c-di-AMP riboswitch aptamer (ydaO/yuaA leader) from Insulibacter thermoxylanivorax, 141 nucleotides, folded computationally. Model confidence (mean pLDDT): 78 of 100. The RNAcentral record of the sequence draws on Rfam. Its Rfam family is "c-di-AMP riboswitch aptamer (ydaO/yuaA leader)". Rfam's curators write: This family represents a conserved RNA structure found upstream of the ydaO and yuaA genes in Bacillus subtilis and related genes in other bacteria.

RNA sequence: UAAUGGUCAUAGCUUAAUUUCCGGCAGUCAGUUGCUGGAAAGCGGGGGAACCAACUUUUUGGGGCUAAUCGGCUUAACCGCCGAUGGGGGACCAUCUUCCCAAGCCCGUCAGCUAACCUCGUUUGCUAGUAGAUGGGUCAA
Repeated sequence: UAAUGGUCAUAGCUUAAUUUCCGGCAGUCAGUUGCUGGAAAGCGGGGGAACCAACUUUUUGGGGCUAAUCGGCUUAACCGCCGAUGGGGGACCAUCUUCCCAAGCCCGUCAGCUAACCUCGUUUGCUAGUAGAUGGGUCAA
């Protein structure tokens, strides 16, 4: 000097997963701050009438969250590969191109929709790289 790693600050991506207030603990000269308990708002999910739907299809169990499903090839199976389909990539929308993901978990024999009502969650994993182009509208300067 460079690379790699770590810490702090700032900015941002994924996701519903954010904000405020009141306590406790830690830390500071103090404050900012972090963790934790509770409440409220916001956001998200489930259960739950009438009407409608279904006229059944119940171990071949059934169902829920989520983008995370389906069909082929190969295999004893997993893994892997291909296609369709679904989802994500730096203010917003549309189109095209391109890169990436399609995990996991839960209920417990049971749930169509569903007003009132009841109830649950409020995280996880990352980055320092604006993925690119065209058009549009908005905001700001």